[in-house]
């Protein structure tokens, strides 16, 4: 150092849900709260998944509002792979 971790010690993170904020939405931030987590630490690089403001197309209409389809430069690292880093014990 690779690797292993059922257990011990020191500790860490925090799902659903609730409140406030933010965003077009998905979601995210903070506080409360704990389902779980040995990388549930960091990074959207690959695949997946979520959303569709904007854009393009379609249809309707006198005009406007509104409707349908496609689309990520928006998200998800607690979906998986990958990259980087790291605590404790064993080794």
């Nucleotide at each position: 150092a690779a690797c292993c971790a059922u257990a011990a010690a020191a500790g860490g993170c925090a799902a659903a849900c609730c409140g406030c904020g933010u965003g077009a939405a998905a979601g995210c931030g903070c506080g409360g709260g704990a389902c779980g987590c040995a990388a549930a630490g960091u990074c959207a690089c690959u695949g997946g998944c979520c959303u569709a403001a904007g854009u393009u197309c379609c249809g309707g209409g006198g005009c406007a509002u509104g409707g349908g389809a496609a689309u990520a430069g928006g998200g998800u690292a607690g979906c998986a792979g990958g990259a980087c880093u790291g605590c404790u014990g064993g080794g």

c-di-GMP-I riboswitch aptamer from a Deltaproteobacteria bacterium, 91 nucleotides, folded computationally. Rfam family: c-di-GMP-I riboswitch aptamer. From the family's description: GEMM was predicted in a large-scale screen for bacterial structured RNA regulatory elements. The source organism's lineage runs through Bacteria, Pseudomonadati, Myxococcota and Myxococcia. Its mean pLDDT, the model's own confidence on a scale to 100, is 83.